The RNA shown here (c-di-GMP-I riboswitch aptamer) has 88 nucleotides and comes from a Rhodocyclaceae bacterium. It was read from a public genome assembly, where an Rfam model found it.
[in-house]
RNA sequence: GGCAAAAAUGGGCAAAUCCGGUGAAAGCCGGAGACGCAAAACCAUGGACCUAAAGUGCACGUCGCGCAAUGGUCGCCAGGUUGCCGAU
Numbered sequence: 001g002g003c004a005a006a007a008a009u010g011g012g013c014a015a016a017u018c019c020g021g022u023g024a025a026a027g028c029c030g031g032a033g034a035c036g037c038a039a040a041a042c043c044a045u046g047g048a049c050c051u052a053a054a055g056u057g058c059a060c061g062u063c064g065c066g067c068a069a070u071g072g073u074c075g076c077c078a079g080g081u082u083g084c085c086g087a088u
Base pairs, nucleotide, nucleotide: 004088012037013036017032018031019030020029021028022027035075041081042080043079045078046077047076048073049072050071055067056066057065058064
């Protein structure tokens, strides 16, 4: 120096929930908060899931109902990119 690889130390992220903002919604952003996480860092490419605005079909006195991703989730799975410590 390389490969494989525990524990620990230090550091990192932050679910639910609450508050504020944003959005049609799902969700996202900020603050509080920690269920968890060694990729819970990044990329919506494939699958999956969430929502259903535009559009469209139906209904209709009114409220509506269906289809619909171009909107989302990488803390659902796969794939891709990058990456910390380390006894022995």